[in-house]
The RNA shown here (FMN riboswitch aptamer (RFN element)) has 139 nucleotides. It matches the Rfam family "FMN riboswitch aptamer (RFN element)". From the family's description: The RFN element is a highly conserved domain that is found frequently in the 5'-untranslated regions of prokaryotic mRNAs that encode for flavin mononucleotide (FMN) biosynthesis and transport proteins.
RNA sequence: UGGCUUCUUCGGGGCAGGGUGCAACUCCCUACCGGCGGUACAGUCCGCGAAGAAAUGCUUUGGCAUUUCCCGAUCCGGCGCAAUUCCGGAACCGACGGUGAAUGGCGAUACGCCAAAGUCCGGAUGUGAGAAGAGCAAU
Numbered sequence: 001u002g003g004c005u006u007c008u009u010c011g012g013g014g015c016a017g018g019g020u021g022c023a024a025c026u027c028c029c030u031a032c033c034g035g036c037g038g039u040a041c042a043g044u045c046c047g048c049g050a051a052g053a054a055a056u057g058c059u060u061u062g063g064c065a066u067u068u069c070c071c072g073a074u075c076c077g078g079c080g081c082a083a084u085u086c087c088g089g090a091a092c093c094g095a096c097g098g099u100g101a102a103u104g105g106c107g108a109u110a111c112g113c114c115a116a117a118g119u120c121c122g123g124a125u126g127u128g129a130g131a132a133g134a135g136c137a138a139u
Base pairs, nucleotide, nucleotide: 001138006134007133008132009131010130017029018028019027031119032118033094034093035048036047037046038045043092044091052069053068054067055066056065057064058063074090075089076088077087078086096122097121098120103115104114105113106112
């Protein structure tokens, strides 16, 4: 230096202030947050991971593996060889289950049912793209 394989460690953040109310971290105003690799420094580009679904295989029936599906959101100006990445400005987005008094929908007088949180609780002391290091063999 590049390669293989094994192991170790690491590997996701956020409701502060105000309003209404018996009651809200869930409603309203404002605030706050941004996994991994690539690329001129990226939540919004390209690719990947997590969540969800299906099929197949394995299984000690707890699950595991593979494949497929699903998978949100950005523009304008400036500098520059180069930036949807920097700077300035204005926007936008956020899995699943639970809770949920504002709000919406359905029902029709029983107040019932349904929807509804990026920040709360939970699966999760999980998983993981990967990052760093050690070891082995080679040059």

It was read from a public genome assembly, where an Rfam model found it. The coordinates come from a structure-prediction model, not an experiment, and the mean pLDDT is 79.